RNA sequence: UGAGAAAGAGGGAUCGUCGCCGGCGGGCAACCGCGGGAGGAAAGUCCGGACACCACAUGGCACCGUAGCGGGUAACGCCCGUCCACCGCGAGGUGAGGACAAGUGCAACAGAAAGAAUGUACAGGGGUUUGAAGGCGUUGGGGGUAGCGAAAGCCGGCCCAAUCCUGAGUUCGCAAGAACACCUGCUGUAGUGAAAACAGGUAAACUCUACGGGGUGCAAAUCCAAAUAGGCCUAUGUCUUCUCGCAAGAGGAGUUAGAGCGGCCAGCUCAAAUUAGGCGGGUAGGGUGCUUGAGCUUGUUAGUAAUGGCAAGACUAGAUGAAUGACGAUUCUCGACAGAAUCCGGCUUAAACUCUCUCUCAGGUU
Numbered sequence: 001u002g003a004g005a006a007a008g009a010g011g012g013a014u015c016g017u018c019g020c021c022g023g024c025g026g027g028c029a030a031c032c033g034c035g036g037g038a039g040g041a042a043a044g045u046c047c048g049g050a051c052a053c054c055a056c057a058u059g060g061c062a063c064c065g066u067a068g069c070g071g072g073u074a075a076c077g078c079c080c081g082u083c084c085a086c087c088g089c090g091a092g093g094u095g096a097g098g099a100c101a102a103g104u105g106c107a108a109c110a111g112a113a114a115g116a117a118u119g120u121a122c123a124g125g126g127g128u129u130u131g132a133a134g135g136c137g138u139u140g141g142g143g144g145u146a147g148c149g150a151a152a153g154c155c156g157g158c159c160c161a162a163u164c165c166u167g168a169g170u171u172c173g174c175a176a177g178a179a180c181a182c183c184u185g186c187u188g189u190a191g192u193g194a195a196a197a198c199a200g201g202u203a204a205a206c207u208c209u210a211c212g213g214g215g216u217g218c219a220a221a222u223c224c225a226a227a228u229a230g231g232c233c234u235a236u237g238u239c240u241u242c243u244c245g246c247a248a249g250a251g252g253a254g255u256u257a258g259a260g261c262g263g264c265c266a267g268c269u270c271a272a273a274u275u276a277g278g279c280g281g282g283u284a285g286g287g288u289g290c291u292u293g294a295g296c297u298u299g300u301u302a303g304u305a306a307u308g309g310c311a312a313g314a315c316u317a318g319a320u321g322a323a324u325g326a327c328g329a330u331u332c333u334c335g336a337c338a339g340a341a342u343c344c345g346g347c348u349u350a351a352a353c354u355c356u357c358u359c360u361c362a363g364g365u366u
Base pairs, nucleotide, nucleotide: 001362002361003360004359005358007356008355009354010353012331013330014329015328016327017326018325020037021036023034024033025032026031039337043348044347046346047345048344049343050342051217052216053215054214058266059265060264061263063213064212065211066210067209068082069081070080071079072078083097084095085094086093087092098208099207103206104205105202106201120190121189122188123187124186125184126183127182128181133166134165135164137163138162139161140160141159142158147154148153169180170179171178172177221288222287223286224285231279232278233277234276235275239254240253241252242251243250244249258270259269260268296313297312298311299310300309301308302307332335
C1' cells in the first nucleotide's frame, strides 16, 4: 500500500417563525412560561417472559420443542467459553453435535452377495471321520461398551471350557509321503458398486432415551355513568338432614342435573336453583391498564468471556380515525432500510454511507 476477518458507534445536526401531542407551574377562563416528543431495526410475529383473566394449574396419555461438556440469564430454541467435525493459506466461520448392541425401514443399477446379510475368481494355510474350521445352539466361568441405576451393580456381540449340530476321498507306496479331488471363510489379493471378509452407512428416516411445556392474550382485564323489555320459548332439575321459629321463613351440612379447566382420561372447583340452548331489545360513552423499568449512562471491582457486585447521575413518546409537520438560513458523511400502539430479553430479515479499535494474508521499504 492492497485484499480480508471480527467488534463497536453514527445514520443527519444547529438556529428562527408558525402549527400538533403530552408533562410541570401560573391563571376563573382565554391564554402565558419552562422542559420533552419514533428505530437500529419501531419490521417479521419466530422464541422466552412480566402482567391480566380462566380455578387453585394437580397427575397421566397424546402432541410439540430442545440435545457434546461447562457457565450466564427472570427465562429461552438466546449469549459466552471449550471439545469434536467440516470450510478457509490465515485471522476466522458453520454445526438439526444423545442413541443404529430396543424395534421397523432406506441405499436404483451393477455384483455371488446390500445387513446381524454375503465366499464369485486367483493364491496361501489347515484338514478329510483318529475330523480342521464354523454355528445369534445350550450350560458354566470371565470381561466390559451404550443405556438404566444414588451407588453397588445389571448388561448384547467378545474370550475360555464342556456339550450339541454342520462337516470332506480315491489311487500309488513297506513306510515317510506323492498325485488328483473334496471340506473349511482362517489369511491375502482382485472384480461390481458411493459403500462389501466390518454389528458397515443412514435417525433435518419412522423411532428410542433424557429434559422441558395448562390456555388465551392490552381487541388481556378492571371501574364509573347511561339505556333497555332483568321480555318470550324449549329442555332438564327443584332431594336428604340439622338448628332457630306459632307459622311464613332464615341459617348450616351433604348430594345431584349441569357448567368450568386446550385434545382426551382422572382429579378438582361452582352449583338445591338454578343450569343449558334459541328468539328479540338496549348500550357501544368516559376512565384505569399507559409507561420508573428483570431499564439507561458514567466510574470502579470479580471473571478468559457472557455477565454480576458497589457507588454516583439522569428520567428519555404514551397517541386513540390515531401527535413530532411546513417554511427559511447555515452545516455535513448530501441521507439507504424505514414510523411506536402493553412492556421487556433475544433471534431472523432489509439496508446508501461514514468513523474507531484489534487481528490475518500478500507485496514493497527501512

This is a predicted structure of a 366-nucleotide RNA (Bacterial RNase P class A) from Bdellovibrio sp. CG22_combo_CG10-13_8_21_14_all_39_27. It matches the Rfam family "Bacterial RNase P class A". The family's RNA type in Rfam is ribozyme. The prediction has a mean pLDDT of 75. The gene name in the source record is rnpB. The same sequence occurs in records of 3 taxa.